A computed fold for a 95-nucleotide RNA from Kaistia sp. 32K, annotated as Glycine riboswitch aptamer.
The coordinates come from a structure-prediction model, not an experiment, and the mean pLDDT is 78.
RNA sequence: ACGACCGCCGGGAGAGACCGAAGGGGUGAAAUCCUCGUCGGCGCCGAAGGAGCAACCGCCCCGGAAACUCUCAGGCCAACGGACCGGACGGUCGG
Numbered sequence: 001a002c003g004a005c006c007g008c009c010g011g012g013a014g015a016g017a018c019c020g021a022a023g024g025g026g027u028g029a030a031a032u033c034c035u036c037g038u039c040g041g042c043g044c045c046g047a048a049g050g051a052g053c054a055a056c057c058g059c060c061c062c063g064g065a066a067a068c069u070c071u072c073a074g075g076c077c078a079a080c081g082g083a084c085c086g087g088a089c090g091g092u093c094g095g
Stems, first nucleotide, its partner, number of pairs: 002094006008087004016042001018041004023036004043076003049072001050070003056064002
């Protein structure tokens, strides 16, 4: 040089801003109005993570193995997150 991982930068889908309860906050004369998370219910999504099948690599064994399947977890305005893709940047390791 190159490779793996981490960080950083750019891109990055899907699905109820659903219903109910007790609360916090705001406006206000008052609130049945607005807002915030928590708990519960029903509906839904797949692209953190996890699990399953196994085309395929392989004579076999061992091992690896999907964006398919499940939906435990997670998610369903925006934001955050986000598999994955890209990068003339930084770090660690291999070499």
RNAcentral holds the sequence, with entries from Rfam.